[in-house]
A computed fold for a 335-nucleotide part of an RNA from Butyrivibrio fibrisolvens, annotated as large-subunit ribosomal RNA, domain IV. The source organism's lineage runs through Bacteria, Bacillati, Clostridia, Lachnospiraceae and Butyrivibrio.
Context: one part of a larger RNA
RNA sequence: GCAUUGCUAAGGAACUCGGCAAAAUGUACCCGUAACUUCGGGAUAAGGGUAGCCCUCAUGUAUGAGUAUAUGAGGGCCGCAGAGAAGAGGCUCAAGCAACUGUUUAGCAAAAACACAGGUCUAUGCGAAACCGAAAGGUGAAGUAUAUGGGCUGACGCCUGCCCGGUGCUGGAAGGUUAAGAGGAGAGGUUAGAGCAAUCGAAGCUUUGAAUUUAAGCCCCAGUAAACGGCGGCCGUAACUAUAACGGUCCUAAGGUAGCGAAAUUCCUUGUCGGGUAAGUUCCGACCCGCACGAAAGGCGUAAUGAUUUGAGUACUGUCUCGGCAAUGCAUCCG
Numbered sequence: 001g002c003a004u005u006g007c008u009a010a011g012g013a014a015c016u017c018g019g020c021a022a023a024a025u026g027u028a029c030c031c032g033u034a035a036c037u038u039c040g041g042g043a044u045a046a047g048g049g050u051a052g053c054c055c056u057c058a059u060g061u062a063u064g065a066g067u068a069u070a071u072g073a074g075g076g077c078c079g080c081a082g083a084g085a086a087g088a089g090g091c092u093c094a095a096g097c098a099a100c101u102g103u104u105u106a107g108c109a110a111a112a113a114c115a116c117a118g119g120u121c122u123a124u125g126c127g128a129a130a131c132c133g134a135a136a137g138g139u140g141a142a143g144u145a146u147a148u149g150g151g152c153u154g155a156c157g158c159c160u161g162c163c164c165g166g167u168g169c170u171g172g173a174a175g176g177u178u179a180a181g182a183g184g185a186g187a188g189g190u191u192a193g194a195g196c197a198a199u200c201g202a203a204g205c206u207u208u209g210a211a212u213u214u215a216a217g218c219c220c221c222a223g224u225a226a227a228c229g230g231c232g233g234c235c236g237u238a239a240c241u242a243u244a245a246c247g248g249u250c251c252u253a254a255g256g257u258a259g260c261g262a263a264a265u266u267c268c269u270u271g272u273c274g275g276g277u278a279a280g281u282u283c284c285g286a287c288c289c290g291c292a293c294g295a296a297a298g299g300c301g302u303a304a305u306g307a308u309u310u311g312a313g314u315a316c317u318g319u320c321u322c323g324g325c326a327a328u329g330c331a332u333c334c335g
Stems, first nucleotide, its partner, number of pairs: 001330008010321002014319001019316001027051005036041001038155001052077011078082001090314007097306002102114002118153007130139003156301004161231003166228002168224005175219003181213002186208005193200002232250005259293001260290001271287005
């Protein structure tokens, strides 16, 4: 010097990103126990009391008896200390997130992420849909719509507004468009033949090919948002001022409803006001000017739960003021 450990006056978080670490709490019995609540919980809530050994007495229990054992009362004894060691919850208040138990980045992340029961949409009538496989075959399922697959949401409570113009999906089939195929008007090549020649040119063969006919799809017509998604601007107006219930106008498929809101979302911002502190960029309660919340990519609440995140208090302490002392081991030095 390092590691591990013990003690430390006074103070007691002043340490620090942060009480990280340490300290403290801790057992059994008795008393007692709040808000809130889904009436189960919360709860070991919180908070308080008792505890050793010896003697005597009383009351039980077991037993045939001897005896064993439990409880209570009274008296006594010792120590600094009687749950004497070991083992063995700190607690409370408030807020966010996630209902919960569970799962996860084997080896930097355990969480607010995943899952979940519940909700909803959608596909599927059984040789099911979906999936694996050139196929046979298999899973689904030795199941049958109270079933199975897929998407989203995520207990529970109160709810889930408006828009179908775009994209998607579903349905429709009158009209438009539309492939191969069918069809074969017509045109070209070839040449028996005709012609003095230019040229014309049957049949066949061959090259090409118009009309006509013709599906899905698309156009078109509807429906559908717990499908993908979207949910305005400007101007004026009330008898102080300010503000605008009200009016005008433009645009849109429709212009954000309830609830919440400086929020895990707020840039400006340490917004403003209130609370807590002597002092608070954090925290809690409000306000609403929501840069850029918002209703199953769910909205808002919510008891319980959490090695979750944030703030406060109490207890406690070498975290600190601010250091000190000691033990064991290692390193180092001397012999």